A computed fold for a 269-nucleotide part of an RNA from Desulfamplus sp., annotated as large-subunit ribosomal RNA, domain VI. Its Rfam family is "Bacterial large subunit ribosomal RNA". Model confidence (mean pLDDT): 88 of 100. The sequence was found in a public genome assembly.

Context: one part of a larger RNA
């Protein structure tokens, strides 16, 4: 712009994409088969390998500044105590979020029509012959079976619900002017996200927990500072499982979602 009135919502499924993979051991069974060595099929069960999905409870990684320790030097007037550069200065640990090497899960089965190839009935062509008329069987391979995306499937589908119910002129009508009206819904802004390049999407916007804050809690680190004791000191211990703590999990309207605008119309060729 379509989809012959607008919305918001929920669907059928025409076509589309995607996945398809396979070892190995046990059993059947040392059966069958074979003189013997050897050794099935057909059925059942168990573990794996490569590959893909999703997920972070566990195990790890990572985690540019949460926690700690530490050299050099500079500063905060000194002491302590901090704060700056030195790859994040260096190191030991690490929350969420991501993330594999980690967890889980997947491939299967039945169905239907075939290929090679087996066959049944059968004639031409008294015979025979799987075909010529006809009827079985038959593959990891095709249709479908499973996840997924889909009504621009212009043949534009369904289902339920929610909304619009004025006046005046012109005209022959279609329609046009001119007043009144201004739904339902939707955007615009605005706080914002396990959503994201942008836009989309999804959550909210005071009838409110959307994001900060606060306040409780988890997590992490690992026992601050200051006092106070023992030592000559270094330092130790006590106060104290302290202090500090990012992205996590509640709770609180304290702070910002505020003020407002614009679309979408009058019952449907």
């Nucleotide at each position: 712009c379509g989809c012959a009135g607008g919305a918001g919502a929920u669907u059928u499924g025409a076509g589309g994409c995607g996945a398809a993979c396979u070892g190995u051991u046990c059993u059947u069974a040392g059966u069958a088969c074979g003189a013997g060595a050897g050794g099935a099929c057909c059925g059942g069960a168990a573990u794996g390998g490569a590959c893909g999905a999703a997920c972070c409870a566990a195990u790890g990684g990572u985690g540019u500044u949460c926690c700690u320790g530490u050299u050099g030097u500079u500063u905060u007037g000194c002491c302590a105590a901090g704060g700056g550069c030195a790859u994040a200065g260096c190191a030991g640990g690490g929350u969420a979020g991501c993330c594999a090497a980690g967890u889980u899960c997947g491939g299967u089965a039945a169905g239907g029509a075939u290929a090679a190839c087996c066959g049944c009935u059968g004639a031409a062509a008294g015979c025979a012959u799987c075909u010529a008329a006809g009827c079985g069987g038959g593959a990891a391979g095709c249709c479908a079976g499973c996840u997924u995306c889909g009504a621009g499937a212009u043949a534009a589908g369904a289902u339920a619900u929610c909304c619009c119910a004025u006046c005046u002129g012109a005209g022959a009508a279609a329609u046009c002017a001119g007043a009144c009206u201004a739904a339902a819904g939707a955007c615009c802004c605005c706080u914002u996200g396990a959503a994201g390049a942008c836009u989309a999407c999804a959550a909210g916007g005071u009838a409110g927990a959307u994001a900060g804050g606060c306040u409780g809690g988890g997590u992490g680190u690992g026992u601050a500072a200051u006092c106070g004791u023992a030592g000559u000191a270094a330092u130790a211990c006590g106060u104290u499982a302290a202090g500090c703590u990012a992205a996590c999990c509640a709770g609180u309207a304290c702070u910002a979602a505020c003020a407002g605008g614009u679309c979408g119309u009058g019952a449907g060729g």